Notes:
The RNA shown here (small-subunit ribosomal RNA) has 1498 nucleotides and comes from uncultured Treponema sp. The coordinates come from a structure-prediction model, not an experiment, and the mean pLDDT is 81. Its Rfam family is "Bacterial small subunit ribosomal RNA". Clan: SSU clan. NCBI's taxonomy places the organism under Bacteria, Spirochaetota, Spirochaetia, Treponematales, Treponema.
RNA sequence: ACGAACGCUGGCGGCGCGUCUUAAGCAUGCAAGUCGAGCGAUAACUGGGGGCAACUCUGGGGAAAGCGGCGGACUGGUGAGUAACGCGUGGAUAACCUGCCUUGAGGCUGGGGAUAGCUGUUAGAAAUAGCAGGUAAUACCGAAUAAGAUCGUCCGGCCGCUUAAUAUCUUUGAUUGGGGGAUUAGAGGGAUUAAGCGGUUGGAUGAGGAAAGGAGCUACGGCUCCGCCUUAAGAGGGGUCCGCGUCCCAUUAGCUAGUUGGUAGGGUAAAGGCUUACCAAGGCGAAGAUGGGUAGCCGGCCUGAGAGGGUGAACGGCCACACUGGGACUGAGAUACGGCCCAGACUCCUACGGGAGGCAGCAGCUAAGAAUAUUCCGCAAUGGACGAAAGUCUGACGGAGCGACGCCGCGUGGAUGAGGAAGGCCGAAAGGUUGUAAAGUUCUUUUGCGGAUGAAGAAUAAGCGGGACAGGGAAUGGUCUCGUGAUGACGCAAGUCCGCGAAUAAGCCCCGGCUAAUUACGUGCCAGCAGCCGCGGUAACACGUAAGGGGCGAGCGUUGUUCGGAAUUAUUGGGCGUAAAGGGCGCGUAGGCGGUUAAUCAAGUCUGACGUGAAAUACAUGAGCUUAACUCAUGAACUGCGUUGGAAACUGGCUAACUAGAGUCACGGAGGGGGAAUCGGAAUUCCUGGUGUAGGGGUGAAAUCUGUAGAUAUCAGGAAGAACACCGGUGGCGAAGGCGGAUUUCCAGCCGAUGACAGACGCUGAGGCGCGAAAGUGCGGGGAGCAAACAGGAUUAGAUACCCUGGUAGUCCGCACUAUAAACGAUGCACACUAGGUGUCGGGUCGAGCGAUUCGGCGCCGGAGCGAACGCGAUAAGUGUGCCGCCUGGGGAGUAUGCCCGCAAGGGUGAAACUCAAAGGAAUUGACGGGGGCCCGCACAAGCGGUGGAGCAUGUGGUUUAAUUCGAUGAUACGCGAGGAACCUUACCUGGGUUUGACAUGCAGGGGGAGGGCGCAGAGAGGCGUCCGCCGGGAAACCGGCCCCUGUGCAGGUGCUGCAUGGCUGUCGUCAGCUCGUGCCGUGAGGUGUUGGGUUAAGUCCCGCAACGAGCGCAACCCCUACUGCCAGUUACCAGCAAGUUAAGUUGGGGACUCUGGCGGAACUGCCGGUGACAAACCGGAGGAAGGUGGGGAUGACGUCAAGUCAUCAUGGCCCUUAUGUCCAGGGCUACACACGUGCUACAAUGGGCGGUACAAAGCGGAGCGAAGCCGCGAGGCGCAGGCGAAUCGCUUAAAGCCGCCCGUAGUUCGGAUUGAAGUCUGAAACCCGACUUCAUGAAGUUGGAAUCGCUAGUAAUCGCGCAUCAGCAUGGCGCGGUGAAUACGUUCCCGGGCCUUGUACACACCGCCCGUCACACCAUCCGAGUUGGAGGUACCCGAAGCCGGUAGUCUAACCGCAAGGAGGACGCUGUCGAAGGUACGUUUAGUGAGGAGGGUG
Repeated sequence: ACGAACGCUGGCGGCGCGUCUUAAGCAUGCAAGUCGAGCGAUAACUGGGGGCAACUCUGGGGAAAGCGGCGGACUGGUGAGUAACGCGUGGAUAACCUGCCUUGAGGCUGGGGAUAGCUGUUAGAAAUAGCAGGUAAUACCGAAUAAGAUCGUCCGGCCGCUUAAUAUCUUUGAUUGGGGGAUUAGAGGGAUUAAGCGGUUGGAUGAGGAAAGGAGCUACGGCUCCGCCUUAAGAGGGGUCCGCGUCCCAUUAGCUAGUUGGUAGGGUAAAGGCUUACCAAGGCGAAGAUGGGUAGCCGGCCUGAGAGGGUGAACGGCCACACUGGGACUGAGAUACGGCCCAGACUCCUACGGGAGGCAGCAGCUAAGAAUAUUCCGCAAUGGACGAAAGUCUGACGGAGCGACGCCGCGUGGAUGAGGAAGGCCGAAAGGUUGUAAAGUUCUUUUGCGGAUGAAGAAUAAGCGGGACAGGGAAUGGUCUCGUGAUGACGCAAGUCCGCGAAUAAGCCCCGGCUAAUUACGUGCCAGCAGCCGCGGUAACACGUAAGGGGCGAGCGUUGUUCGGAAUUAUUGGGCGUAAAGGGCGCGUAGGCGGUUAAUCAAGUCUGACGUGAAAUACAUGAGCUUAACUCAUGAACUGCGUUGGAAACUGGCUAACUAGAGUCACGGAGGGGGAAUCGGAAUUCCUGGUGUAGGGGUGAAAUCUGUAGAUAUCAGGAAGAACACCGGUGGCGAAGGCGGAUUUCCAGCCGAUGACAGACGCUGAGGCGCGAAAGUGCGGGGAGCAAACAGGAUUAGAUACCCUGGUAGUCCGCACUAUAAACGAUGCACACUAGGUGUCGGGUCGAGCGAUUCGGCGCCGGAGCGAACGCGAUAAGUGUGCCGCCUGGGGAGUAUGCCCGCAAGGGUGAAACUCAAAGGAAUUGACGGGGGCCCGCACAAGCGGUGGAGCAUGUGGUUUAAUUCGAUGAUACGCGAGGAACCUUACCUGGGUUUGACAUGCAGGGGGAGGGCGCAGAGAGGCGUCCGCCGGGAAACCGGCCCCUGUGCAGGUGCUGCAUGGCUGUCGUCAGCUCGUGCCGUGAGGUGUUGGGUUAAGUCCCGCAACGAGCGCAACCCCUACUGCCAGUUACCAGCAAGUUAAGUUGGGGACUCUGGCGGAACUGCCGGUGACAAACCGGAGGAAGGUGGGGAUGACGUCAAGUCAUCAUGGCCCUUAUGUCCAGGGCUACACACGUGCUACAAUGGGCGGUACAAAGCGGAGCGAAGCCGCGAGGCGCAGGCGAAUCGCUUAAAGCCGCCCGUAGUUCGGAUUGAAGUCUGAAACCCGACUUCAUGAAGUUGGAAUCGCUAGUAAUCGCGCAUCAGCAUGGCGCGGUGAAUACGUUCCCGGGCCUUGUACACACCGCCCGUCACACCAUCCGAGUUGGAGGUACCCGAAGCCGGUAGUCUAACCGCAAGGAGGACGCUGUCGAAGGUACGUUUAGUGAGGAGGGUG
């Protein structure tokens, strides 16, 4: 933007538009008639006469019908066909026609014969047809006339064109040695003559036509008007021809026999193969013929800045068609929409014999479809047909109706109105918002309703009246003009006025981003949304609803289509190294492009004029409807085509010249350039012989294999084939593929330098042709080695592989095919220009040399510039020019199909359906790698001790259960939350209670001190009863605190969500990292810093560096420990002094020591030597209690794991509320076929038992530790007491150890499970379900499979002690000390980590990504035995109507003839052509098809 459709909604008016689908079928009505002034006759009606009547005669009148004329070829509809001179534009017609109309000239004489109608009759159902009779004309037919015009022939004048000849002028080439000259050939200019053709003009000759009609007037003579005929011209209309333009497919490449041309005849209004005969063999085509598909074309319309792209509804021009196909007739005009004939399909009528019809006219109907209107009014206007006119006809047209289908305009009220009402929504509340919005007050009346009034569209015709003019003797008349003069479908219109009353009138879409506009609730990957991205899995601004907001508004959205944005087909205006894209390479045809100078022409180009470019539309300016839409006027424009005048720079043509491009000759040079022939040595294998003996070979390790029939090894000899070490090189040559031993020969290309020749001869190159690695193919050779296939052996889960042993095609040669490669520089060819540096190959010049310079190659680095970046950078991917090839999202797919090539394999060309929202490039940061480098860690290794086997303890899984509460689940859950479940805890189960509640607080009302005791039944909670007691202030009323009851807000929840959260925690990891500011680099992500060289435990430090600094981490600062100084000194200590005991720091005392606990010191690579870079640092040493962070602890960067915890706590949301809250009793968390984790105790002699004996540290103690003493075998009891709130007292005897004795390798004097009995302790209470003691019992177990854990020194191992929790309960946890090792070569490997680097298709980041088969579902496609249609073609058959021709069978009015008859005509018959139909064949296209194939999606 729309001829739209659909959904929701809908007040009015104006102007437009309205079957886009099946050119499907149609009931009914209407759409083309008119003329009596062309003709005859006539019904109804009517006048007169005759007749009694029936009826008859004669007039008037004149319907329907008929003959005749004009018109039905216009108007109106539709777009099927058509790719065409169909359309557009410009020309031509000297190759043509033209009714009606206009203008001019002339004429209109005289005859004849029929025929409709009509009458009678026949056939038929009808449609209709026949026969007989008879009639008219402006119907039909002869004849006369014919100036001029027309046509044919002949003669003459003039003009033009063509051809030929002649002479002349200019000019070019050739010949003569050159020039002049001459000759000859060609081109051009003008002239003369002749012939032919055409035009024009004059003359002669031949052919060639009429309705004496109609009307009016008349003075009856005629006149006037309308017609008619001939002719000339005009206007308008048409026919034909030509230039240019006009869609897609090359997977359509060859087409053509009337085909192309000529001659002759025919035909037409007219040129022409338009047609026929003959002759010739042409014509069209890569600038796209032929074929196929699609399509009416244009002015215009839509879009766009334009260039373009799309389109061809309405309006206008042209064309085509009228049920389908064919045909002619009539006519001025048709091959005829509402005419005819024939064939076909369909429908209808029928008496079954035959007939009728054609809405793509206006309405209307049916079907189809998402979809498109009234069977309306009128000829009043405009236009048309006929008519002299009145008039008739007109579904053209003018109007109305229906449809928001479109455009335009108007309205649904205006003003005021804050207690910012109520209600709604949001909010914790305050409040916000809806919102001046409403209500209320006031005003207006467009629109609406009622009533009244009311233009313009009408111009004129006939008629009447007047005037003027021409002509005439006059009249009727003619022409012009003035006045008057009938007629309105719309229409109860528009407009205007009055009255009434805010009265009758608002919706639709959207609100995540794009994109203007947000909140709440509901829902919970459901329901749904979605144009793209994407929303929805319990806090959805995205779904649904509400409130609010945004946009548009009688509309708003959606869908469809077109253009735009899209520079995304790029003419304007793109690209091709890696994103899609350079042909594998060359030669070369057509084509495209082309160096310097001069002259000329004027095709391109530029410019003036003229013609045309219809109107409408669009644009500008005005005008008319109240405005606008709409309409009208004027202008400009219509970028085009044609004719003509001019210009000459550029391109082009032609002519003449030039040498800078390209080339030729002479000289020199290098080379794995190509072909052929010959020769050579090393190696390999094989054969023969010798020596020689047991293996050889092969691999990660093996085996197959080979060898005592003598291998391998070694020596000698021989044979064969293939390939050519060293030289050898980012070295050379070639167009590319490619080319490597040597020599000879043939061929080609390239480079350098100097001179000469020649004179644009050039560049590119669609098709075409040639070359073209390897593999492969055919035929013939050859075959040593190697080696697809194949065989065997290994490897492996398998191993149709990698490895090994063999081995055939092949590899080699000749000839012939194939034509592809990551045929790559992933970079077409040619030319020119544009900083350098460096190396090398081949030449030249200069130079003693080193070297410098120049030309041509091959490389590296690099500037500008280019580039998305990577990179390219004189060998361009820079800057330009010319030409070619190629690209246009991924997949499908280089597939299918068609064609071409090939022996085949296969190659070339090369789609679509369908599907996806990407595929891709370069670079960045990470992560990862069975990539690399460096480094670290009890990571491995080296060691020591364990776990995994046993019994038990404990946790978990599983199972069980009424319940076995819940959580934790790889590392990072599992002696974890729990630092201690008999009740309690407790969250679980069963049962019994309770409901403002076990707990907090507010309000209202009522009552009352708070509180305590006893009794009863009960498992208890609780219940019932009873008794005691009576707060503070104030005089009191009352108030305050507290308690109870009722009611109401609320409490309560270990109910859910750790994936809504805070906080806390685990882990990577005490790993050395993680970042920032400024600067710099990069288009950017980002980088740099932080990388590098060293060094460290460390991003620790040093040095370097486009970085300079800084932060969080590391380290240090803190605590414990090791040494020491000072100070202090009780409860600790006791050297010296004193006292004292059986003994004892017991006492006085002391402040020395130990110790305690406070402040200090001390260690810093500080010193020495070496290494290192003169650094940092490292190694060694001295001193020192301690040495290189001395040991240990606390301390955990940015972050990761949606890690853990809603059951510590806190908390959003959700859920429960006589229960998921709360109280109580009992039970359960303690179950037990099993599985796993963590531990304890052991299996023994480095031990066990018994006896004796020595030495700690760190803790704890008032609901506590609990001594001595006594009792008990013992746990323990008594001691209720001495002591101690603790350096004082107690727990508290430490144990391993040491000394001595026994045991003697055994299921034991090991081991202690289990069980029995008896006890102790705690506690209301040890049955489920505690710990301990004594006696008895005495299980498994004899060192533990695969696997796996801890530990590097006061560590592991081993030994005991203490503490928390706690009434009681410890093999667990947290601490303490005693005894006290072994080993570390080292970093290859396993695990984890750090830094640098590299690759990446990963980014949820390798537990990633991802490939193919198979199974299932769906979708489109291909092949397919076939099968069913369509289209077009060829050949043949049949052959309608009809034109043309033939014939003379039948009939025959006009003319000729006296007649016979003739001419002519019609019918018949027949020939060519000929539609439909039929047969055959092949082509093409579509549907369908068992089955098969691959593809896509899930």